Predicted 3D model of a 75-nucleotide RNA (transfer RNA) from a Candidatus Berkelbacteria bacterium.
């Protein structure tokens, strides 16, 4: 330098045009003498960024950035 993939909650990930979800974690309540477990509930997201397409974009297109894999080149 080229090709391809990934970026979504604190962490690991799902969701592939039509109101953003799960598990773990955090907090509250119940249970206990207390802790853990268990049960119930809650908080937490400009879906990496900028534009475009569309009635409608996390999802499609282009660009940018970061990370990764492979290939090539130089040494």
């Nucleotide at each position: 330098g080229g090709u391809c993939g990934c970026u979504u909650a604190g962490c690991u990930c799902a969701g592939c045009g039509g109101u953003a979800g799960a598990g773990c974690g955090u907090c509250u309540c119940g249970u206990u003498g207390a802790c853990a477990u268990c049960g119930a509930g809650a908080a937490g997201g400009u879906c990496a960024c900028u534009g475009g397409u569309u009635c409608a974009a996390a999802u499609c297109c282009a660009g940018u950035a970061g990370c990764g894999a492979c290939c090539a080149c130089c040494a």
Its Rfam family is "tRNA". Rfam's curators write: Transfer RNA (tRNA) molecules are approximately 80 nucleotides in length. It is annotated as a transfer RNA. The RNAcentral record of the sequence draws on ENA. The organism belongs to Candidatus Berkelbacteria, within Bacteria.